[in-house]
C1' cells in the first nucleotide's frame, strides 16, 4: 500500500458512478509551393460534475418513477437505499337528548384522530450579488447581503355526518 473478515459511526433531494458532458497530459490524423504553430477531430490514462430547501416513522409483509414547491445547459442518465403507497395485525378515536358499557356499520389517527368551506399563523435554502481560500484546469470550500414558495401542520369560525341493547341522570 492492497485484499478479505469483524465491529462502530453517519444519511434520506440521501449515498455511489461504468453512460454522457467538461478538464489536463501523452499520442495520432489531414490541406496549403514548402515548413512551423494554432484550431478542429479521434484514442489512452487520470480527474471534475452528477438534487436547493420545506415536509415525512405503531408493527409485519409486499411494492417502486414515494409528498411539496424553488431554480433552470445536466437537479441529464444509471445503481442502491428511503419515513410514501397497498394488505393485514395491535392500540385508539369521530358519528345517537346527556353520561357510561357492549356489538355492528362508515371514516380517521399512531400522541393524533369524521368530510367540506373560510380566515389567520407557521425563520425556506440554493440560484443571485460581493469577498476570501484551494487547484495548471474543469471545478470546489467558506463568509457576508437582500429576498421570493407550495404542500403539510397549528388556531378560530361555519355547514353536514349511523343504528341497536343495557344501566344511570334529567
Nucleotide at each position: 500500500u492492497u485484499u478479505a473478515u469483524u465491529u462502530u459511526u453517519a444519511a434520506a433531494g440521501c449515498g455511489c458512478c461504468u453512460g454522457g458532458a467538461c478538464u489536463a497530459a501523452g499520442c495520432g490524423u489531414g490541406g496549403a509551393c514548402g515548413g512551423a504553430a494554432g484550431a478542429a477531430c479521434g484514442c489512452u490514462u487520470a480527474g471534475u460534475u452528477g438534487a436547493c430547501g420545506a415536509g415525512g416513522a405503531g408493527g409485519a409483509g409486499g411494492u417502486u418513477u414515494a409528498u411539496c414547491g424553488a431554480g433552470g445547459u445536466u437537479u441529464c442518465g444509471g445503481c442502491g437505499g428511503a419515513u410514501g403507497c397497498c394488505u393485514c395485525c395491535c392500540g385508539g378515536u369521530u358519528g345517537u337528548u346527556g353520561c357510561g358499557a357492549u356489538u355492528a356499520c362508515a371514516g380517521c389517527c399512531g400522541u393524533a384522530a369524521g368530510u367540506c368551506c373560510u380566515u389567520u399563523c407557521u425563520u425556506a435554502a440554493a440560484a443571485c450579488a460581493a469577498a476570501g481560500g484551494g487547484g495548471u484546469g474543469a471545478c470546489u470550500c467558506u463568509u457576508u447581503g437582500g429576498a421570493c414558495a407550495a404542500a403539510g401542520g397549528g388556531a378560530a369560525g361555519g355547514a353536514c355526518a349511523u343504528a341497536a341493547u343495557c344501566g344511570c341522570a334529567a
A computed fold for a 170-nucleotide RNA from Parageobacillus thermantarcticus, annotated as glmS glucosamine-6-phosphate activated ribozyme aptamer. Rfam family: glmS glucosamine-6-phosphate activated ribozyme aptamer. Rfam links the family to the GO terms catalytic activity and regulation of gene expression. Rfam classes the family as a riboswitch. From the family's description: This entry contains a glucosamine-6-phosphate activated ribozyme that is found in the mRNA for GlmS. GlmS is an enzyme that uses fructose-6-phosphate and glutamine to generate glucosamine-6-phosphate. Its mean pLDDT, the model's own confidence on a scale to 100, is 77. Taxonomically the source falls in Parageobacillus (Bacteria, Bacillota, Caryophanales, Anoxybacillaceae). The model forms 89% of the base pairs in the Rfam consensus.